[in-house]
Context: one part of a larger RNA
RNA sequence: CUAUGGUUAAGGAACUCGGCAAAAUUACCCCGUAACUUCGGAAGAAGGGGUGCCGGCUAGGGUGGAGGAACUUGCUCCCCGAGCUCUGGCCGGCCACAGUAAAUUGGCCCAAGCGACUGUUUAUCAAAAACACAGGACUCUGCUGAAGUCGUAAGACGACGUAUAGGGUCUGACGCCUGCCCGGUGCCGGAAGGUCACGAGGAGUUGUCAGCUUCGGCGAAGCAGCGAAUCUAAGCCCCGGUAAACGGCGGCCGUAACUAUAACGGUCCUAAGGUAGCGAAAUUCCUUGUCGGGUAAGUUCCGACCUGCACGAAAGGCGUAACGAUUUGGGCGCUGUCUCAACCAUAGACCCG
Numbered sequence: 001c002u003a004u005g006g007u008u009a010a011g012g013a014a015c016u017c018g019g020c021a022a023a024a025u026u027a028c029c030c031c032g033u034a035a036c037u038u039c040g041g042a043a044g045a046a047g048g049g050g051u052g053c054c055g056g057c058u059a060g061g062g063u064g065g066a067g068g069a070a071c072u073u074g075c076u077c078c079c080c081g082a083g084c085u086c087u088g089g090c091c092g093g094c095c096a097c098a099g100u101a102a103a104u105u106g107g108c109c110c111a112a113g114c115g116a117c118u119g120u121u122u123a124u125c126a127a128a129a130a131c132a133c134a135g136g137a138c139u140c141u142g143c144u145g146a147a148g149u150c151g152u153a154a155g156a157c158g159a160c161g162u163a164u165a166g167g168g169u170c171u172g173a174c175g176c177c178u179g180c181c182c183g184g185u186g187c188c189g190g191a192a193g194g195u196c197a198c199g200a201g202g203a204g205u206u207g208u209c210a211g212c213u214u215c216g217g218c219g220a221a222g223c224a225g226c227g228a229a230u231c232u233a234a235g236c237c238c239c240g241g242u243a244a245a246c247g248g249c250g251g252c253c254g255u256a257a258c259u260a261u262a263a264c265g266g267u268c269c270u271a272a273g274g275u276a277g278c279g280a281a282a283u284u285c286c287u288u289g290u291c292g293g294g295u296a297a298g299u300u301c302c303g304a305c306c307u308g309c310a311c312g313a314a315a316g317g318c319g320u321a322a323c324g325a326u327u328u329g330g331g332c333g334c335u336g337u338c339u340c341a342a343c344c345a346u347a348g349a350c351c352c353g
Stems, first nucleotide, its partner, number of pairs: 001348008010339002014337001019334001027051005036041001038173001052094012067079002070076001071074001095099001107332007114324002119131002135171007148157003174319004179249003184246002186242005193237003199231002204226005211218002250268005277311001278308001289305005
C1' cells in the first nucleotide's frame, strides 16, 4: 500500500451527483398515538417508561400428604387444606458504566411525481413510471365445422362450451367525468343511376369457293377468321351512418372615461376550430420565466401565475386512501462520508528461506 474487520478527541453531512457506505434503531410488556381515509386503514404512526438478582407480602391456577365425614367398602367420593409447583401484582433491599448485559433482532417524520393494489420482466450490466391486473368500452360470432386459430388435407383447439358464452382491439382499482369534427382513410348499410370482367348475343365484315361476267370484277350456301348493338355480378363512383374507428380540433385587425387588457365587433379560412379539468408539468425552447415558501446563501423542491415553442379528455383528463428494494425535495436522530486523519487485528503485498 491492498482487502476485510474494530476503535476514535472536538465537530456532525461541512463529504458527495446523491447520506453511497457506515453508524443508529431493533426483542418483549405497559402507556400513548396526528393529518388524511375507500372507515378497512394510516399504526409497530410518532413519542415515552419498564426489563437483572435477593427477601417479604399478596392474587389466581395445577397437584393434593396427613386428618375428618359419607356410604354402595372402592385403586370410591366429599370437606379441610400441608407440601411442591406455575403465572401475575406490590413493597423493601443488593451490585455494575451498563440487567432483551452475548447472538438473533424496524431508524423515523414531512411534502411531491408516477403506477391503484399482490404480482410479472431484459437467465448473464436495466425490477421500473415498463408488462399484467380486477373493472370499463367498442367490435366479431346464432353453432348442420360459431367467429377465430393450427394444418396441403384428414383432423384438432375453441368446447363436450352456446351471446350472463367465446374471439379480437383499446383503456386500466375507485371517485368526478369523457366536449366539438364523418371533409380524408377505414368499417357498416343502401340500391336508382354511371363504370365494369367472364359469359350470352350476333348486326356487320374478311378469307375460300359453285356460278355469273362488260374479264375490271360481282359473288349464294357451306367452312373458317374478326366481331358492333343489347343483356350481365361483386367492386369502384354515388347516397347515408359511424370517432372508447385511424385521425383532426385556426388566422388577422379593431374596440371600454389614466394606462393596460379586451366581455364586444369586423374579416378570411375550415369537416370542426381544444370544452371541462390541468398547466414552466416525466410535457416550457426562450428559462435559473415571475412572485411566494423553505436556506445565511436554493439551476433542484413546494405553492401560485398562465406568455401551453409543442397539455387535454379510454395512445383517456383530473383527483385519490392504501401499497412501492420506485423517483424527487426537506427535517430529526445517527455517525470516520467529511474537516483530517490516527491506531489496532487478520490475510496479502515486501524481506529471508
This is a predicted structure of a 353-nucleotide part of an RNA (large-subunit ribosomal RNA, domain IV) from Coriobacteriales bacterium OH1046. Model confidence (mean pLDDT): 87 of 100.